A computed fold for a 72-nucleotide RNA from Candidatus Beckwithbacteria bacterium CG10_big_fil_rev_8_21_14_0_10_34_10, annotated as transfer RNA. Model confidence (mean pLDDT): 81 of 100.
RNA sequence: GGCCCCAUCGUCUAACGGUUAGGACAGUAGGUUCUCAACCUACAAAUCAGGGUUCGAUUCCCUGUGGGGUCA
Numbered sequence: 001g002g003c004c005c006c007a008u009c010g011u012c013u014a015a016c017g018g019u020u021a022g023g024a025c026a027g028u029a030g031g032u033u034c035u036c037a038a039c040c041u042a043c044a045a046a047u048c049a050g051g052g053u054u055c056g057a058u059u060c061c062c063u064g065u066g067g068g069g070u071c072a
Base pairs, nucleotide, nucleotide: 001071002070003069004068005067006066007065010025011024012023013022018055027043028042029041030040031039048064049063050062051061052060
């Protein structure tokens, strides 16, 4: 340098073009406990950036950025 793949809460991971963007772990606050752990309840937390298509984009297209694979 060519080609291919990936990018969503702090982490991991879902989401026919129409979702309240869901779940697990972690976090916070309660409950329980003499205390801790475990357990129960609640809460907070995300779509890499810029354009395009569309009535509507996390999803499709283009460019860029970052990461990974492969060939040289």

Notes:
RNAcentral holds the sequence, with entries from ENA. Rfam family: tRNA. The organism belongs to Candidatus Beckwithiibacteriota, within Bacteria.